The RNA shown here (Bacterial large signal recognition particle RNA) has 267 nucleotides and comes from a Solirubrobacteraceae bacterium. It is recorded under the gene name ffs. RNAcentral holds the sequence, with entries from ENA. The organism belongs to Solirubrobacteraceae, within Bacteria.
RNA sequence: CCGUGCUAGGCGGGGUGCUAGCGGUGCCCUGUACCCGCAAUCCGCUCUAGCGGGGCUGAAUUCCCCCUUCGAGGAGUCGAGGUUCGAGGUAAGCGUUUCGCAGUCGAUGUCGAUGGGUCGGUCCCAAGGCGAUGGAGCCCCGUGAACCAGGUCAGGUCCGGAAGGAAGCAGCCUUAAGCGGUCAGUUCCAGGCGCAUUUGGGGGCGCCGAACCGGAGUUGCCUGCUUUUCAGCACCGACAACCGAAGCGCCGACGGGGGGUGCACGG
Numbered sequence: 001c002c003g004u005g006c007u008a009g010g011c012g013g014g015g016u017g018c019u020a021g022c023g024g025u026g027c028c029c030u031g032u033a034c035c036c037g038c039a040a041u042c043c044g045c046u047c048u049a050g051c052g053g054g055g056c057u058g059a060a061u062u063c064c065c066c067c068u069u070c071g072a073g074g075a076g077u078c079g080a081g082g083u084u085c086g087a088g089g090u091a092a093g094c095g096u097u098u099c100g101c102a103g104u105c106g107a108u109g110u111c112g113a114u115g116g117g118u119c120g121g122u123c124c125c126a127a128g129g130c131g132a133u134g135g136a137g138c139c140c141c142g143u144g145a146a147c148c149a150g151g152u153c154a155g156g157u158c159c160g161g162a163a164g165g166a167a168g169c170a171g172c173c174u175u176a177a178g179c180g181g182u183c184a185g186u187u188c189c190a191g192g193c194g195c196a197u198u199u200g201g202g203g204g205c206g207c208c209g210a211a212c213c214g215g216a217g218u219u220g221c222c223u224g225c226u227u228u229u230c231a232g233c234a235c236c237g238a239c240a241a242c243c244g245a246a247g248c249g250c251c252g253a254c255g256g257g258g259g260g261u262g263c264a265c266g267g
Stems, first nucleotide, its partner, number of pairs: 001267006009057003012030005020046005034054005063260005069255001073251002076248002081243004088236003093233002095230001100225004105220004115213002118210005123202006129195003133190006140181004149174004157166003
């Protein structure tokens, strides 16, 4: 140096999360790099850090180490800026509310305004009247008596020599008590029903009405000025919550460069 056969090793890695820590199952990024079982209220280990079983490859492009190399991606920190909420405030923005004054227009007023006193009503209590309502009765209709209601009484029974009489069940008809039923009418009863009904008593702010006194204003909308109220819209806005750029350092796959590395036999 070559050949043959073995062994170490390899058959993905990283981040996050969990963990005393390591690895796995989970999620994410790379990327294609065996199979089966266990595994998130976890599964298995202990700095030599998955456990158990099986398979392929195998000392080199494939294994190991180093590089202030490349840099997909990841979590963290800080927080420019933005969004939401809205304690509290602002009445010199819009709107809203009160008193007063002035003005335009209008309504009303000598056929008598505002006002004044009086008398009434509205309000409350009591009693009556009328009505409505409810209940009951009468009236009306229907039904309704084996016998102890009536009328008529087949059959049958009784009296009679006969003619003819008598009582009388069933049936039918009409009714009594009773039962049922509407509309209207009428009578009685009832009271947290009603009244442009009466009387009496009470009450008295307001409102309405009548006559009287008195003799000229009263009042509405709108506008302006002043005064006054309200946080509805609007404005300012602390605290709080959420999103979050750049930066900062950390981890870091893939890739790139360099270096290192067994055993046996034979030639």
Rfam family: Bacterial large signal recognition particle RNA. About the family: The signal recognition particle (SRP) is a universally conserved ribonucleoprotein involved in the co-translational targeting of proteins to membranes. It is annotated as a non-coding RNA gene.